[in-house]
């Protein structure tokens, strides 16, 4: 340089055109005499711009980081 492949929450993962599951970890809270344990609530607009759509994580250029073949 050239083809591929991944970037979603502190981790780790699902989503494949209609306002983002689910486990761990965290904060309130409830129980408890204290913790733990169990239960209940919160907790991300998706790497950055840009574009298409009434409507984008999901498509579409570009850019940026990691891996992976080739030379």
């Nucleotide at each position: 340089u050239g083809g591929g492949g991944a970037g979603u929450a502190g981790c780790c993962a699902a989503g494949c055109g209609g306002u983002a599951a689910g486990g761990c970890a965290g904060u309130g809270g409830a129980c408890u005499c204290u913790g733990g344990a169990u239960c209940c609530a919160c907790c991300a607009u998706c790497g950055g711009g840009g574009g298409u759509u009434c409507g984008a994580a999901u498509c579409c250029c570009u850019c940026c980081u990691c891996c992976c073949c080739a030379g």

This is a predicted structure of a 71-nucleotide RNA (transfer RNA) from a Patescibacteria group bacterium.
The sequence was found in a public genome assembly.
The source organism's lineage runs through Bacteria and Bacteria candidate phyla.
The coordinates come from a structure-prediction model, not an experiment, and the mean pLDDT is 82.
It matches the Rfam family "tRNA". Rfam classes the family as a transfer RNA. Gene Ontology term of the family: triplet codon-amino acid adaptor activity.